[in-house]
Molecule: transfer RNA
Organism: Bacteroidota bacterium
RNA sequence: GCGGGAAUAGCUCAGCGGUAGAGCAUAACGUUGCCAACGUUAGGGUCGCCGGUUCAAUCCCGGUUUCCCGCUCCA
Numbered sequence: 001g002c003g004g005g006a007a008u009a010g011c012u013c014a015g016c017g018g019u020a021g022a023g024c025a026u027a028a029c030g031u032u033g034c035c036a037a038c039g040u041u042a043g044g045g046u047c048g049c050c051g052g053u054u055c056a057a058u059c060c061c062g063g064u065u066u067c068c069c070g071c072u073c074c075a
Stems, first nucleotide, its partner, number of pairs: 001071007010024004018055001026042005048064005
C1' cells in the first nucleotide's frame, strides 16, 4: 500500500429501515438474626466520527478514525 471483518449501556453481546434490548455489574426494596444467594423494581445510550439518501437511519451509500485478520513491497 491492497483486501476482508469489527466499533451499540460500566463489561460481554443481540438487533440490520419504523418506540434501542439481553446477560453480568450498580442502586433501592423484599426474604434472612447477619452476610451470601434468590426475587422485584429502578438508574445508566451523541449506536466511533463527518456528510449523503429517505417521510423516517444503529441499519442503506461515501469519506474518515481505531482495533483484528490476510496479502504484497522495502529494509